[in-house]
RNA sequence: AGAGUUUGAUCCUGGCUCAGGAUGAACGCUAGCGACAGGCUUAACACAUGCAAGUCAAGGGGCAGCGGGGGUGAUGGCUUGCCAUCACCUGCCGGCGACCGGCGCACGGGUGAGUAACACGUAUGCAACCUGCCCGCCACAGGGGGAUAAGCGGAAGAAAUUCCGUCUAAUACCGCGUGACGCGGCGUCGGGGCAUCCCGGUGCCGCCAAAGGGAUUACCGGUGGCGGAUGGGCAUGCGGCGCAUUAGCUAGUCGGCGGGGUAACGGCCCACCGAGGCGACGAUGCGUAGGGGUUCUGAGAGGAAGGUCCCCCACACUGGUACUGAGACACGGACCAGACUCCUACGGGAGGCAGCAGUGAGGAAUAUUGGUCAAUGGGCGGGAGCCUGAACCAGCCAAGUCGCGUGAGGGAUGACGGUCCUACGGAUUGUAAACCUCUUUUGCCGGGGAGCAAGCGUGCGUUCGUGAACGCGCGUCGAGAGUACCCGGAGAAAAAGCAUCGGCUAACUCCGUGCCAGCAGCCGCGGUAAUACGGAGGAUGCGAGCGUUAUCCGGAUUUAUUGGGUUUAAAGGGUGCGUAGGCGGGAUGCCAAGUCAGCGGUAAAAAAGCGGUGCUCAACGCCGUCGAGCCGUUGAAACUGGCGUUCUUGAGUGGGCGAGAAGUAUGCGGAAUGCGUGGUGUAGCGGUGAAAUGCAUAGAUAUCACGCAGAACUCCGAUUGCGAAGGCGGCUUACUGGACUGUAACUGACGUUGAGGCUCGAAAGCGUGGGGAGCAAACAGGAUUAGAUACCCUGGUAGUCCACGCCGUAAACGAUGAAUACCAGGUGUCGGGGAGCAAAGCUCUUCGGGUGCCGCAGCAAACGCACUAAGUAUUCCACCUGGGGAGUACGUUCGCAAGAAUGAAACUCAAAGGAAUUGACGGGGACCCGCACAAGCGGUGGAGCAUGUGGUUUAAUUCGAAGCAACGCGAAGAACCUUACCAGGUCUUGACAUCCGGGUGACCGGGACGUAACGGUCCCUUCUCUUCGGAGCACCCGAGACAGGUGGUGCAUGGUUGUCGUCAGCUCGUGUCGUGAGAUGUUGGGUUAAGUCCCGCAACGAGCGCAACCCUUACCUUCAGUAGCCAGCGGCGUGGCCGGGCACUCUGGAGGGACUGCCAGGGAUAACCUGGAGGAAGGUGGGGAUGACGUCAAAUCAUCAUGCCCCUUAUGAUCUGGGCUACACACGUGCUACAAUGGCGUAAACAAAGGGAAGCAAGCGUGUGAAUGUAAGCAAAUCCCAAAAAUAACGUCUCAGUUCGGAUUGUAGUCUGCAACUCGACUACAUGAAGCUGGAAUCGCUAGUAAUCGCGAAUCAGAAUGUCGCGGUGAAUACGUUCCCGGGUCUUGUACACACCGCCCGUCAAG
Repeated sequence: AGAGUUUGAUCCUGGCUCAGGAUGAACGCUAGCGACAGGCUUAACACAUGCAAGUCAAGGGGCAGCGGGGGUGAUGGCUUGCCAUCACCUGCCGGCGACCGGCGCACGGGUGAGUAACACGUAUGCAACCUGCCCGCCACAGGGGGAUAAGCGGAAGAAAUUCCGUCUAAUACCGCGUGACGCGGCGUCGGGGCAUCCCGGUGCCGCCAAAGGGAUUACCGGUGGCGGAUGGGCAUGCGGCGCAUUAGCUAGUCGGCGGGGUAACGGCCCACCGAGGCGACGAUGCGUAGGGGUUCUGAGAGGAAGGUCCCCCACACUGGUACUGAGACACGGACCAGACUCCUACGGGAGGCAGCAGUGAGGAAUAUUGGUCAAUGGGCGGGAGCCUGAACCAGCCAAGUCGCGUGAGGGAUGACGGUCCUACGGAUUGUAAACCUCUUUUGCCGGGGAGCAAGCGUGCGUUCGUGAACGCGCGUCGAGAGUACCCGGAGAAAAAGCAUCGGCUAACUCCGUGCCAGCAGCCGCGGUAAUACGGAGGAUGCGAGCGUUAUCCGGAUUUAUUGGGUUUAAAGGGUGCGUAGGCGGGAUGCCAAGUCAGCGGUAAAAAAGCGGUGCUCAACGCCGUCGAGCCGUUGAAACUGGCGUUCUUGAGUGGGCGAGAAGUAUGCGGAAUGCGUGGUGUAGCGGUGAAAUGCAUAGAUAUCACGCAGAACUCCGAUUGCGAAGGCGGCUUACUGGACUGUAACUGACGUUGAGGCUCGAAAGCGUGGGGAGCAAACAGGAUUAGAUACCCUGGUAGUCCACGCCGUAAACGAUGAAUACCAGGUGUCGGGGAGCAAAGCUCUUCGGGUGCCGCAGCAAACGCACUAAGUAUUCCACCUGGGGAGUACGUUCGCAAGAAUGAAACUCAAAGGAAUUGACGGGGACCCGCACAAGCGGUGGAGCAUGUGGUUUAAUUCGAAGCAACGCGAAGAACCUUACCAGGUCUUGACAUCCGGGUGACCGGGACGUAACGGUCCCUUCUCUUCGGAGCACCCGAGACAGGUGGUGCAUGGUUGUCGUCAGCUCGUGUCGUGAGAUGUUGGGUUAAGUCCCGCAACGAGCGCAACCCUUACCUUCAGUAGCCAGCGGCGUGGCCGGGCACUCUGGAGGGACUGCCAGGGAUAACCUGGAGGAAGGUGGGGAUGACGUCAAAUCAUCAUGCCCCUUAUGAUCUGGGCUACACACGUGCUACAAUGGCGUAAACAAAGGGAAGCAAGCGUGUGAAUGUAAGCAAAUCCCAAAAAUAACGUCUCAGUUCGGAUUGUAGUCUGCAACUCGACUACAUGAAGCUGGAAUCGCUAGUAAUCGCGAAUCAGAAUGUCGCGGUGAAUACGUUCCCGGGUCUUGUACACACCGCCCGUCAAG
């Protein structure tokens, strides 16, 4: 000192949360010792029991019991005058329960209920007071009297207690005497002060005292007075709390005079008189609370607290009252009332732990019914001494702070074990352990052993002397405690836990779990690979403690004095006038309140800070020092303030000029609208996207004339003007307000802001009375719609208008309070003034005038503001403090009401929000492209069939693919196999791979039995090399490591693929701009198929894409001519067949060719476009391959590979049979058709590209045919498949379910194959279904294309209408980009970012 959290990312605002410190704490786990300090925060709840205040015999009367003495008597012993025992008398002595009396009990100790108060703190005052015991000084104490307690006797009562009679004493009580320097009264003199007054001197009158005791020189007491000290009492200034949703309170209230009362002042109390007193500087009320020294925190200012210790106050079961006393309205006194508890004989009594212990209760929670007066202190006493739960100690409690220990050094096979990993091996635990050496604090055992102690008694001595101090000797006194401390001994011995490990925040892996269990302070983890849950290993932090919870301060500048804000984040009052208050111009003089300085008083101690010092250290203790504040006093005079004088610049006044939709009231005007009357006129009008309701033949709409009514004022008219704001717009008149300009005569700071207060205040609304043309909430009807209580239409009432009164709110906005001063410019405009020029005009200039735009500095989170500030400063007012709840509730005020103003809390969330950025999106905009639409051609959707899918069915109908981008898709081909599915039968190291042991010599092949088949059983045949040791190979048997899995997860993955899209985009480096995300470049002007190119530009370059390079096709050249070709020459069998040739076609190598190269025009002299020439081809010539960054958790674990999970006599392997071919139905993709541009028949012509040996097969024969028999040729530019078909020609059919169409079915066959039943293709004959061009909708195609025609190939034993190729014939149309779909660029809005299939609001239902 900061950090986390709003977003895709950013900056800001803003809340929430965390890290720190603290505690009278509590809870969880754990626990060795000591020192110091602490310990009912809750029920001021109730209390059993014991103790906490007594003492004095040197005040008094006394003597029951105990001890001693004395006396008398008796008994016993005898040494005969002594001893012992007993009884009685005696207060004589030690003592002593109760009593009278004195002092104390008002201290000490407890608690914080009450109290917002002179209660407390601080500083003053008392000229208005008291003070026992103590100290100093002065003076005094003479002589009497009457009672009473105890006691004795009696009585009542259960008791507590009370009563009666009688006796007695005092330092108890009461007269009398004496008495002033005392008190009171009346005079007088002097001094002082603060108004009443105070002090001192003096004269007269009146009043008041006393107590004795005592070893008798001591000593302790008594009385009056003065002074001191101590302790109190009273008064006052200032200070310290929440609510204004508490605004008025007060009759003894405020004051006076006179009394009473008190220690004393005072309405403290009383009689009379007056009407005051307090209050926004917060009275009164309500709530809360003992106050302070101090404590915690904080850099400080502050904030929070008031436990222990100290000071003050208050209280003592609750409330009240006084008595005694120096002092109380009295914690362990009294009386009364109340509640509660206890005793009781029911009549009546007793009690007060907020003293120390202790009990119950409450509570998360707080200790012993301990010891001692040894010390310190208190009471009494002359003293010894007694009393003291004050105090000092001990006990319990980790509840706190501080200190110590649980060992130290060495020790690597880096042991065992655990954990993890890339697992035959490493890493880590870890020098940790073992082991060796050493030490002994604390604990244990033994021994010694303090200080705290000073006194007191007594004897002697010295000093001194109205009696104490000192010294010596003796005696006596320690609770704690045989404790602290010291010495010795044994022995590493007896002593470590707690929390955490996703980020914040130091510390990581494995297993288990699978949105479950759970965690969590905030963000958030957990849905099968969790560093976040639980366990383990390891690590980190602290350590006899560690975590959690609660509370306070901090961080939080998040209440901002230090130190915040208000255009848009929360926040400027709707506006002005103005009261209190705040602040205030120039000069000068005085004062000294604020301010500053010196000195003094106080600021208790303790605490805290600093410096020392003592406990072994420290905590702790002791000593010294330091002070904000308040008060007094002496100075200073700049500033603020006060008083005075003066000034004119702030402000105001007077005289003059012009501007204006400024206000109020009167009168007037025309157009429009509607209505009325009359005329003309005829069938519609009106209204809408389209309609209908409505109006109209009873004459509308339209039009003409006249009349009436109300409201509003066209053009001018604008970033114009005026006004404080709301607001103000035809013309005229009257009255009225303000501002500007100019002049410089007057006043002389008269100013500014403004809480309360008052005024004005759009629209709507309310009240009363008018008015009512148009418009128009409500309402009615018609439409729209799924609905339409809306938008649209036709009507229509309040209202809108006027007068008077109320309401008092608006996005009342510039979302920007008012005032003053200062701080670059530029350019408009409105209103004045001045100067120049002849000037309606132009130019310059000015205002302490207005109103706009752009822009610098500066400010701002940014957007933006910028002399009209959101800049720099000053003054005053208002307002804000997370979102929601809520501008709600309650209360109060106002209002006729509607409602307005003021204005919370519970609860809930971790955000809500501002500005800007990049995307995505828009039934936003601009531009552009694409068979996207349009223009065309042909289809699909209807029929039958083929094929795929869904659904259904099934033992199984294996699995996958799912909008485009699944559905003739994986599958370039399911009868068995394939095959993954089902039923049944078999096998278990296995059908397949590697390793080990044993056996055999094979394996292969042939045969037989058996089975549904595989499996199984049997027979025959049968190795190689060799150094002869063996080795290799193969098979069988056995054991286990392992094999195997088309089992799961494509959301764990690799690879591959689809799609946007062959769309023109996607990025980077450096620089620059921005706080930043980001921007720029890549945007702009043109152009292109293209981010293609050119130009411009804070950008300059570059990369992946585009294009080109590649293949093919179209033209030419060259090379090469066999199996291809034949122009010219020759031959024959007339066939390129042969010789010959390679010119041509063709084949396949190498080249050329096309580049906007040339010309013209356009364009900017560019890029490029248009046209032309030449050319086989012209502007990327046609086609193909080629697919940027990325998107869709797109597809695939069933091509393959692969992590993890799962199965292991089965989810593996194998066999037979079945299934994948099912079939009420729905969809996709196709084939064939519905016919005459056709069908059928006859005969005829022209391809290209392919394939062929388990093959293609000519020819010939047979068959109606599929085919078959036979067989030449060909591993193929040679032979074969092979016939091309549409086409053209001729013939026939004549519009029909047909000579169209061919499904379905029957019969008979052919071929492939182990096998065509489920379930193949083909052939022949026969049968001859639907279908006559297809609804809504929808698909393809822009040229050798569509359409149409046939041919081939892959797969394949066989099985294409599918797929992939090939050629033949060969069109139509494109005006164009408004619209649909998709895409690109720029821009705009956004509350979206999982990105519009988004977000989100309300209602209902369930929980």
Predicted 3D model of a 1407-nucleotide RNA (small-subunit ribosomal RNA) from an uncultured bacterium.
The sequence is in RNAcentral, with records from ENA and SILVA.
The prediction has a mean pLDDT of 84.